The part of an RNA shown here (small-subunit ribosomal RNA, 5' domain) has 525 nucleotides and comes from a metagenome. The prediction has a mean pLDDT of 87.

Context: one part of a larger RNA
């Protein structure tokens, strides 16, 4: 000199863009942060009905998004490769199906237990819930054959075995049917499989901390054979066999630490660092475990154990803010218990839509960067006052007063974009179809959707009115005098000032430098 997630002191007008719990991964009151679908299903309630509401069964989602950095020196991360050793819900493309049956159960009802959390028994009912049967384009397994390959194997093919499914909604001319419907058609699903996409898993080389006042470490240890297990390779696990494997190119141990893109500094080399934003990893009160599922060994799921806290009728139960805001605590120190789903994105849904503390906004802190303002021009009797004085004057100083203006910002009044794409209804065209219906595609018209928001911006009004401080002035280092004090009181980054003429202490006047900031402290280069 530069920088900071800073803090402290004095001071403070406005705006834009950023940014704000670094310490106790301490404890947390009350609220919200994950729901949705009635076009899967049967009920209950209200209603004449249409329909609406409610819990339950069922489906999808809740493994994303959001937080934190405890642990971790490791294939955790970065980078370059590999998997002939792998999985992949939803999504895109393609192939083939969707036949016919059965037994339950929640809810509702009845009866009970419990303070509560909740729970027991009986009767009854539905489904895209559950279970057999059939079929097998296809997948998997076994056996045989052919081609390719150094080989484990890959591809093709034959035979045998084995493995599926579910319906819902809209509309309808002929035919059948009392009707519902069958049937036709459109659409959303369901099942099996192939390819892709995406995501994930695994393996290998290399790279990046300190310590030898840590020198030897290791028995599932290193390898093999056989098995088990996994989506998959593998001592991942197990039985047997061999005795290996690592190490001064630092094993093993100890300390510290999330890693990276980056950030700060520096001419660079390098050094320091990893807030915000982005990628990966790890964790969710502590420890352990599995279940469900395409995906978790799961922050707002389950079970067990511990600590803590709460409720209790003492028998027993309940909880987990390192989500958003908020409280206490510790600390030098870090914000609102705000608005909205209008936009972007996510979940569910055919859709309308619902949910979304993601997100978009507003608020708050000069915490940072940037911009603007606090007026402009004229104005000498160089007024008064202050200070100094050699008492003549000098200086503050065009500074003020005074005159003429301007109107940024703030104030006030009015006008007023853009963030809006969509959505609903109606309607002409095309597609599909037996169909002019329904549905789909793109078009037109009408209506309609904004949290911010009394927005931005523009125009008008009034009036210089509402808006300047902080540090320094001995040298380094820009800027000097007077008074007080008298090695005292004090200053100080270093050198050093102060003991009666202190430009160094304190006050004043003046000056210098920055400026809505200015200084101090801390840390890094």
């Nucleotide at each position: 000199g530069a920088a900071c997630g800073a803090a402290c002191g004095c001071u403070a007008g406005c705006g834009g863009c950023g940014u704000g719990g670094a310490u106790a991964a301490g404890a947390c009151a009350a609220g919200c942060a994950a729901g949705u679908c009635g076009a899967a299903c049967g009920g209950g309630c209200a209603g004449c009905a249409a329909u609406g509401c409610c819990a339950g069964u069922g489906g999808c989602g809740a493994a994303c998004g959001g937080g934190u950095g405890c642990g971790u020196a490791a294939c955790a991360c970065g980078u370059a490769g590999g998997c002939a050793a792998u999985a992949u819900g939803c999504c895109g493309g393609g192939a083939a199906g969707u036949g016919g049956g059965g037994a339950a159960u929640a809810g509702c009802c009845c009866a009970g237990g419990g303070a509560a959390a909740c729970u027991u028994g009986g009767a009854u009912u539905a489904a895209u819930a559950c279970c057999g049967c059939a079929u097998g384009c296809g997948g998997c397994c076994a056996u045989g054959g052919a081609a390719g390959a150094c080989a484990u194997c890959u591809u093709c093919u034959a035979u045998g075995g084995u493995c599926a499914a579910a319906g819902g909604a809209g509309g309808g001319g002929c035919u059948c049917g009392c009707a519902a419907g069958a049937c036709c058609u459109u659409u959303c699903g369901c099942u099996u499989c192939c390819c892709g996409a995406u995501u994930a898993g695994c393996c290998u080389g290399c790279g990046g901390c300190c310590u030898a006042u840590c020198a030897g470490u290791u028995a599932g240890u290193u390898g093999g054979c056989g098995g088990g297990g996994u989506a998959a390779c593998g001592g991942c696990c197990c039985a047997c066999c061999a005795a290996g494997a690592c190490g001064a190119c630092g094993a093993c141990g100890g300390g510290u630490a999330g890693c990276u893109g980056g950030u700060c500094u520096g001419a660079g080399a390098g050094g320091a660092u990893g807030a915000c934003c982005a990628g990966c990893c790890a964790c969710a009160u502590u420890g352990g475990a599995a279940c469900u599922g395409a995906g978790a060994c799961a922050c707002g799921g389950u079970c067990c154990a511990g600590a803590c806290a709460c409720c209790u009728a003492c028998g027993g139960g309940u909880g987990g803010c390192a989500g958003c805001a908020g409280u206490c605590g510790a600390g030098a120190a870090u914000c609102a218990u705000u608005c909205a789903c209008a936009a972007u994105g996510g979940g569910c849904g055919a859709a309308a839509g619902c949910c979304u503390g993601a997100u978009g906004g507003u608020g708050u802190g000069a915490c940072g960067c940037c911009g603007c303002g606090u007026g402009g021009a004229g104005g000498a009797u160089g007024a008064a006052g202050g200070u100094c004085u050699u008492c003549g004057g000098a200086u503050u100083g065009u500074a003020a007063a005074c005159u003429c203006c301007u109107g940024u910002c703030a104030u006030u009044c009015a006008u007023g974009a853009g963030c809006a794409a969509g959505g609903u209804u109606u309607u002409g065209g095309g597609g599909c179809u037996a169909a002019u219906a329904a549905c789909c595609c793109g078009g037109a018209a009408a209506c309609u959707u904004g949290a911010u928001a009394u927005u931005a911006a523009u125009g008008g009004a009034a009036g210089a009115g509402g808006a300047a401080g902080a540090g320094a002035c001995g040298g380094c280092u820009a800027a000097c005098u007077c008074u007080g004090u008298g090695c005292c009181a004090g200053c100080a980054g270093c050198c050093g000032c102060g003991g009666u003429a202190a430009u160094a202490c304190a006050g004043a006047g003046g000056u210098c430098u920055c400026a809505a900031g200015c200084g101090u402290u801390g840390u890094u280069c």